Context: one part of a larger RNA
RNA sequence: CACCGCCCGUCACGUCAUGGAAGUCGGUAACGCCUGAAGCCGGUAGCUUAACUGGGAACAGGGAGCGCUGUCGAAGGCGGGACUGGCAACUGGGACGAAGUCGUAACAAGGUAGCGGUACCGGAAGGUGCGGCUGGAUCACCUCCUU
Numbered sequence: 001c002a003c004c005g006c007c008c009g010u011c012a013c014g015u016c017a018u019g020g021a022a023g024u025c026g027g028u029a030a031c032g033c034c035u036g037a038a039g040c041c042g043g044u045a046g047c048u049u050a051a052c053u054g055g056g057a058a059c060a061g062g063g064a065g066c067g068c069u070g071u072c073g074a075a076g077g078c079g080g081g082a083c084u085g086g087c088a089a090c091u092g093g094g095a096c097g098a099a100g101u102c103g104u105a106a107c108a109a110g111g112u113a114g115c116g117g118u119a120c121c122g123g124a125a126g127g128u129g130c131g132g133c134u135g136g137a138u139c140a141c142c143u144c145c146u147u
Base pairs, nucleotide, nucleotide: 003110005107008103009102011100013097014096015095016094018092019091020090023087024086025085026084027083028082031079032078033077034076039072041070042069043068044067046066047065048064049063052061053060054059113134114133115132117130118129119128120127121126
């Protein structure tokens, strides 16, 4: 490069990250219930059996071992939750991307002045209603100031 300007949103295409999400696969630490090894401790009607005690003896007592059994107890199983991670049909917008589509909302009074609030409506920018602001142009009038 100065209106043959600038510029807004939908839509289409591509890339990236991200929200929601039926579901699905894990992780962590607890909790409840079931089961419960080793071992310690406790009990013991069974079996075995030293010292020692009683007895003339048989045997009895005694302690010990085994067995059985109770509490605790690792691991394991089941259950409903908690926290947390991966993946995910589908779905929402976002950012970015020389020359895509539709229109033209804003910037000049931008061709309906604009803007912000709110409600409704519309392919989209947006439109309309209501009350608000001037960071509105133009014309007229009034007040003040300067020449």

Notes: The part of an RNA shown here (small-subunit ribosomal RNA, 3' minor domain) has 147 nucleotides and comes from an Anaerolineales bacterium. Rfam family: Bacterial small subunit ribosomal RNA. Rfam links the family to the GO terms ribosome and structural constituent of ribosome. The coordinates come from a structure-prediction model, not an experiment, and the mean pLDDT is 82. It was read from a public genome assembly.